Molecule: Bacterial RNase P class A
Organism: Glycomyces sp. YM15
């Protein structure tokens, strides 16, 4: 000084003015029948993200259920640990890629089965002989037949182990040494995936599961338009008044099936088998009837209002121990939007690395993916110069 790899911060800050929105306190005033809403003054604090996008996961919290067993579905995939959980993160292990820091991995099984592997080739799952070698044989001397052969050539993405002997008629792991793979065996480090080291030995028995499949772990549904309180309400009952009407429970009207313990229906979604919930008197010897309920069907008709849920978090900073790290434990400090016809704008001064992109919470929250202007910082790693 160049070329790279990896990780982390920032979205401008301080003060002032006016404007929006909102919390809390103070005073005042309205509007509604009613639950409750609105406003104005003043004081005091707040006020959109690093992804608020996607809606791909996992929970928080609400409701409905829990009796459990199978089958079907689905989700994951090396070990070990973090974490409320995760398909997430951390470290390691093994293949791969890069000179290197580092990076990628749909990373359990091909000897449980089934399928592909086009086309070239002689063959492409237990295969193959075109081209060649190499023996015998015949010949019109070009060459035909017969067996041997898989080292050599070829065709492929691959062809059934390499390399050098030994051997042979030529030839092969037919043998042999080395080495590579796969098997088993001991040793030795490691929580463990698996790694070193030494032995044996068969001689070597493709690929593909991000193809179906088998294995081994895992899984309740539904959602903030969840949920709940309150007001109102046509209708029916009681009660109170000469009446108008008030006050209290209740909570819509016609019909049409089924059921009502001989039981319809219901218990999250698919199924089965098991459980468990489940709606009644009076009459009548009994079929039954009379009046309720209980489950649904089809027509009608009344509301559509207000509040709560709603921001104190698995929640932030800052320290310190522990740990490779994820992240935990301890100490101190902080309170930082809560709209609902849906707030953030504009103007000054000082600072500044930022004044732009991408894009604007609607219950909250840990991930992940994806979009993206500009800077700022650490450590590593190549390579070149110089001292």
């Nucleotide at each position: 000084c160049g070329a790279g790899a990896u990780g982390g911060c920032c979205a401008g800050g301080c003060g002032g003015u006016c404007g929006c929105g909102g919390c809390g306190g103070a005073u005042g005033c309205g509007g509604g029948a009613g639950a409750c809403c609105a406003c104005a003054u003043c004081c005091g604090g707040c006020g959109a993200g690093g992804a608020a996008c996607g809606u791909c996961c996992g929970g928080g919290c609400u409701c409905c259920a829990c009796a459990g067993g199978g089958c079907a579905g689905g989700g994951u995939g090396g070990u070990u640990g973090c974490u409320a959980a995760c398909g997430g993160c951390a470290a390691c292990c093994c293949g791969g890629g890069g000179c290197g820091a580092c990076c990628c991995g749909c990373g359990g099984g091909a000897c449980a089965g089934u399928g592909c592997c086009a086309c070239a080739g002689a063959a492409a799952g237990c295969a193959g002989a075109c081209c060649g070698c190499c023996g015998g044989u015949c010949u019109u001397c070009g060459g035909g037949c017969c067996g041997g052969u898989a080292a050599g050539g070829g065709u492929g993405a691959a062809a059934c182990g390499g390399u050098g002997g030994u051997g042979u008629a030529a030839g092969a792991g037919a043998c042999c040494a080395c080495c590579a793979g796969c098997g088993c065996c001991g040793u030795c480090g490691g929580u463990g995936a698996c790694g070193g080291c030494g032995g044996c030995g068969g001689c070597u028995c493709g690929g593909u599961a991000a193809a179906c499949c088998c294995c081994a772990c895992c899984c309740g549904g539904a959602g903030c338009a969840a949920g709940g309180u309150c007001a109102a309400g046509a209708g029916g009952a009681g009660c109170c008044g000469u009446g108008a009407g008030g006050c209290u429970c209740u909570g819509c009207g016609c019909g049409g099936a089924g059921g009502u313990u001989c039981g319809a229906g219901g218990g999250c979604g698919g199924c089965c088998c098991g459980c468990c919930c489940g709606a009644g008197c009076u009459c009548g010897c009994a079929g039954g009837a009379g009046c309720g309920c209980c489950u649904u069907c089809g027509c009608g008709g009344g509301u559509a209002g207000a509040c709560c849920g709603c921001u104190c978090g698995a929640g932030c900073g800052c320290g310190u121990c522990a740990g490779c790290g994820a992240u935990g434990g301890c100490g101190c400090g902080c309170c930082u939007a809560g709209a609902u016809g849906g707030a953030u704008g504009a103007c000054c001064g000082c600072u500044c690395a930022a004044c732009g992109a991408c894009a604007g919470a609607a219950c909250c929250c840990g991930g992940c993916g994806u979009a993206u202007c500009g800077g700022c910082c650490a450590u590593c790693u190549c390579g070149u110069u110089c001292c």